A computed fold for a 350-nucleotide part of an RNA from an uncultured prokaryote, annotated as small-subunit ribosomal RNA, central domain.
[in-house]
Context: one part of a larger RNA
RNA sequence: UUGGGCGUAAAGGGCGUGUAGGCGGCUUCGUAUGUCUGCGGUGAAAGCAUACAGCUCAACUGUAUUAAGCCGUGGAAACUGCGGAGCUUGAGGCUGGGAGGGGCUGGUGGAAUUCCCUGUGUAGCGGUGAAAUGCGUUAGAGAUGGGGGAGAACACUUGUGGCGAAGGCGGCCAGCUGGACCAGUUCUGACGCUGAGACGCGAAAGCGUGGGGAGCAAACAGGAUUAGAUACCCUGGUAGUCCACGCCGUAAACGAUGGGCACUAGGUGUCGGCGGUCUAUAAUCCGUCGGUGCCGCAGCUAACGCAUUAAGUGCCCCGCCUGGGGAGUACGGUCGCAAGAUUAAAACUC
Numbered sequence: 001u002u003g004g005g006c007g008u009a010a011a012g013g014g015c016g017u018g019u020a021g022g023c024g025g026c027u028u029c030g031u032a033u034g035u036c037u038g039c040g041g042u043g044a045a046a047g048c049a050u051a052c053a054g055c056u057c058a059a060c061u062g063u064a065u066u067a068a069g070c071c072g073u074g075g076a077a078a079c080u081g082c083g084g085a086g087c088u089u090g091a092g093g094c095u096g097g098g099a100g101g102g103g104c105u106g107g108u109g110g111a112a113u114u115c116c117c118u119g120u121g122u123a124g125c126g127g128u129g130a131a132a133u134g135c136g137u138u139a140g141a142g143a144u145g146g147g148g149g150a151g152a153a154c155a156c157u158u159g160u161g162g163c164g165a166a167g168g169c170g171g172c173c174a175g176c177u178g179g180a181c182c183a184g185u186u187c188u189g190a191c192g193c194u195g196a197g198a199c200g201c202g203a204a205a206g207c208g209u210g211g212g213g214a215g216c217a218a219a220c221a222g223g224a225u226u227a228g229a230u231a232c233c234c235u236g237g238u239a240g241u242c243c244a245c246g247c248c249g250u251a252a253a254c255g256a257u258g259g260g261c262a263c264u265a266g267g268u269g270u271c272g273g274c275g276g277u278c279u280a281u282a283a284u285c286c287g288u289c290g291g292u293g294c295c296g297c298a299g300c301u302a303a304c305g306c307a308u309u310a311a312g313u314g315c316c317c318c319g320c321c322u323g324g325g326g327a328g329u330a331c332g333g334u335c336g337c338a339a340g341a342u343u344a345a346a347a348c349u350c
Stems, first nucleotide, its partner, number of pairs: 003322004007304002012318001014201004021194003025087007034079001035076008049065006090191001091188002094184004102177007109154001113150008124135002162169002206247006215241002220236004258317006266295011299306002323350003332343004
C1' cells in the first nucleotide's frame, strides 16, 4: 500500500453553520465526456509469461504466440456526464394550532444564612469517635422577640418528565428572540445529503480590567489523630465561586456509539399533537404522526450485549486507528497576556 477496523480491545472530530470537493429522485428528447465495440498505427531487440523444439537432462538456446496503455478512425446509447423540456414522492414555503427549565434583557418574591441595632435573659456556646483550638462570662455570647442591611441559590412541585446542535437549561412576571412538532395539502419544482479548509458556539478551572463578596472554600494558620500526618476529622480563612466586558478552548465535552436516507417480528410505559368511538363533558378505548424509556425475535457480536432511538441489512459523505513504552513528549510552525492549547516525530527499548 491492497486491506481490515473504530460501544467496552488502538480508533467518532466537544458541537454546529457552511466553501471547495464527493454523492444525488421520476419521465422524456438530444449529445457522446466516461463506458462498450470493430478496424488501423504504435507498443524496438533482449528480458518476462505461455506453447513447442534443439544441445543425453538442466542451465542455456531457437521458433511461435501474447499484453495493457496511448493515438487515429467507424459504430452503440442502457448506465454516467453535459444540454433542453416536464413531474412531485425528496427538500422548502404558506395557512391554522397546541407543548416546552431553548436563548437574551429588565423587573420582582419568600424561606434560609450571615452581619448590624435593640428588648428579654445568664453561663455557657460550639465542635467530635473522644477532644482541643475557637467564641462568651459587667465590653454579656449561645437561646428567644422586634427592626434593618447584604449577597448567593431557588425547597416542595420534580418525573429513566420537558427543551436545546453540543456545552447546557429550573422561584415568579414582562419584553425581545431561535428551533422542533401536529393538521391542511394552497405554492416552488430536486432548490438535496455530506462536508477537507474556514467561521461560530463551547462545563469547570484559570487569566486581564473594574465592581461585588452572605454562604462555601484551593492556598495558608491553628487544634486533633498518628510512629510520622505537609492528609482524612475540627476551628478559622484568602484567591475563587457572583456581575460586566475581554481572553482561554480544554473534559470520563460519554450513549465512551459521526451525519443522512431506505429497509427489517412484536410487547409494554410515558411526553406532545391530530382524527375517530363512547358521553351532557371528560376519563376510557381505537387509529395516526413526532419524541423519550423498558423488554424481546430474526440478524449481528470475541463475549458482554445491541436489537425500528441497531451495535441488523444496504448506499452516500466526513473524521479517526495500525503492538507496548519513549509520548500526546522534543523540535519547528500556528494561537495565547500567561497558564498553556493545537499540529506532531525520532533515537533507544521490550